[in-house]
Context: one part of a larger RNA
This record gives sequence, C1' cells and structure tokens, in this order.
RNA sequence: GAGUAGCGAUAAGAAAUGUGAGAAUCAUUUCCGCCGUAAAUCUAAGGGUUCCUGGGCCAGGUGACUCCGCCCAGGGUUAGUCGGGUUCUAACAUGAGGCCGAAAGGCGUAGUGGAUGACCAACAGGUUAAUAUUCCUGUACUUAGUAAAAAUCGUUUGACUAGAUGGAAUGACGGAGAAAGGUAGUGAAGCCACUUAUUGGUUGUGGUUUAAGUAUGUAGGGGGUCGAUUAGGCAAAUCCGGUCGGCGUAACUCUGAGAUACGAAUACGAGCGCAAGCGAAGUUCAUGAUCCUCUGCUUCCCAGAAAAGUUUCGCUAGGAGAUUUUUAUUAACCCGUACCAUAAACCGACACAGGUAGAUGAGGAGAGAAUCCUCAGGCGCUU
Repeated sequence: GAGUAGCGAUAAGAAAUGUGAGAAUCAUUUCCGCCGUAAAUCUAAGGGUUCCUGGGCCAGGUGACUCCGCCCAGGGUUAGUCGGGUUCUAACAUGAGGCCGAAAGGCGUAGUGGAUGACCAACAGGUUAAUAUUCCUGUACUUAGUAAAAAUCGUUUGACUAGAUGGAAUGACGGAGAAAGGUAGUGAAGCCACUUAUUGGUUGUGGUUUAAGUAUGUAGGGGGUCGAUUAGGCAAAUCCGGUCGGCGUAACUCUGAGAUACGAAUACGAGCGCAAGCGAAGUUCAUGAUCCUCUGCUUCCCAGAAAAGUUUCGCUAGGAGAUUUUUAUUAACCCGUACCAUAAACCGACACAGGUAGAUGAGGAGAGAAUCCUCAGGCGCUU
C1' cells in the first nucleotide's frame, strides 16, 4: 500500500426458550423461505474412520463459536443365499517349447491370468447411539452327507458310477417397428378412527399395508410326430446331420407374465397410554407405465462374443445295488460390509459456483423425465 480489495452463487431469515464466563451464528420449539428427474433415496468408482458417544477449543473453519468432516478418549462394520474368491471365458496381458535379435530384448503356439459378460440358493417384520437380505422372530431355498419308510429300475438282456483334451445339441446373443395381455404405481369412492356438536347430520384430518417360497399352469409364444435308411460329424454311436415313408393340422410337448390359494396372523397399522402395552378399518371401481410376458413376434441388411455349465451319444474301466419321494438330522470355508458418494469426505493446491457411471424418482396442469407450484425427504448455501 490499507483497515483498502475481499469474506466464494441474490434459496431468507425472524422470535422465544435453553446451555454457557461469553451467543446474530450451538441446541429445542414456533413461524417464514428454497429444492423436489433433486439441492430426495439406494449404490459403483475413489476416499479410509471422515461413522456413533463423551469431553475440549492453542491451531484448522475466509469473521465469532459453547459448534464441527477439527483435537483427545472410548465404541462401532456379524452373511451357506448380497458382491468377490473356491466355476467359466472376452478384449487385453503373460507365455513352456518355438522363431528373431550384438546384448538388453521383440514376436508368438499350447497353456495361464483376466469382467464390464455367462453360471449361481432369502424374503417380510422387528431391533442398535452407531450394523443389518448379515443379529432376532417367522416362513423359505441351495449344495453335500447320514438314517428310516414307500415306490420304481436293475444284477451279463448291465441299473448305476468313473475317465477323456471324445462326437453332437443347447448355452448363444444385431438394428428397427408394432400390437396385445398384465403388473408396479396413481386417483376417486366406500369403510374405520379422531375432530366439530348436548345428540344426529354436515365439514375437516389421518389410515385403508403385507414378501420370498410352494401349489396350480392361464393370456401369450415356439416345436409336427413316428418309423426305416445313411459316402457326413478324424474311432464308435440308438445322438446330431442327410434321404425316404406312414399318420396328421390337432393331439402331444417345451416355454410363459399375471391371477388365485396357502404363506398370513398372534405381523403391520392411525390413534390411545407416563410406560409396559392395547389396537379400528384393512374393500370396490377407474386409470395406468419407459416395467414384465419379450432372449418373444414382424421386418431389414451391414448378418450381429467365447467358454464353463446342462442334456444326449457311444468308447474305455468298474459294477450289485441304484434312483425318486417323504420325514428326521448334520455340515456349509476365505475376503468385503462403518460413513461420504452431483459431494465440505472423490478428481480439481482450498470446507473451490467446475467434473463424476448406474438404479428409484410421487401429486396438480401438461404430449412430456419440459416448465411452474407442491408430497415424502432434505436444506436456508459459515460473517
């Protein structure tokens, strides 16, 4: 320079009470205002204790602070089913042998690793200051085993098991478009409780909720089926593929939302009650998705992953018991799980008007997730 610029979105604060040495700023309450396809909720990446409780105010906080994502101490993350590993492969990486190269090293087959994909079994309610599909209650499911009962199949006409890098099918997939059937959700009415009132009616406010699973197999969608034969599938095949024939256009079969029943009341539930706890109604109609049926259907050309797994076929080896159902019972490993997450906790030197993948995302008006006003919920952006 200078007590100058500035104090970081013009969403906005006001009052009372409390605490305290001290209060515009902390806590509580009542008003007011702002967001509301978000400035709400869940979650991935990233961060790593910032979470919760008690205490503190030298520093950090663009001013103050009794407050804090700050400091000190203590506490907190519970899984057969969620996510990852114990399964599989893609891009890509690595790479036995191998090829190349003064050296270092480069390339690359088999293999191995590697999810953003495939496979795969749990829901509802309650509970903590802080965790919950993890704890508790109730009801389920998966894998493997044991025991019992019943049924079926089988012991050379070989059930069943194991092996292989075996054969085949499936897994298994593009874009666009259209319709139907549903559901979530939403609205209205009815019902219930409270309010108002001496009583009744009227008015107003609030509530009207419930999963997985099991059974059934619907709307819808796909497939003909049986027999014979066979230069293909590196061996074989009853499997797949090819060819021919019989019967057939509907039987059979596969798939498939939803609805219904059980689950399920002893749950939840407005409200009442100091608390423990008690506990009403819990229906109908309309509307209606971008969600499900749909990995479907129709259509188009640019013709749209792989492997495990599963099923089936023989081959090789064993082989006398095996399979299914029901009931009972046993076992189920390791890692993550707090909290922030359009942000004061991540990336930006900052408590920075920037950036940050996915899911849910209500009402009135509206074509609409635009826009305006509002629920639930969250904030008033730290002078």
The part of an RNA shown here (large-subunit ribosomal RNA, domain III) has 383 nucleotides and comes from a Bacteriovoracaceae bacterium. Its Rfam family is "Bacterial large subunit ribosomal RNA". The coordinates come from a structure-prediction model, not an experiment, and the mean pLDDT is 81.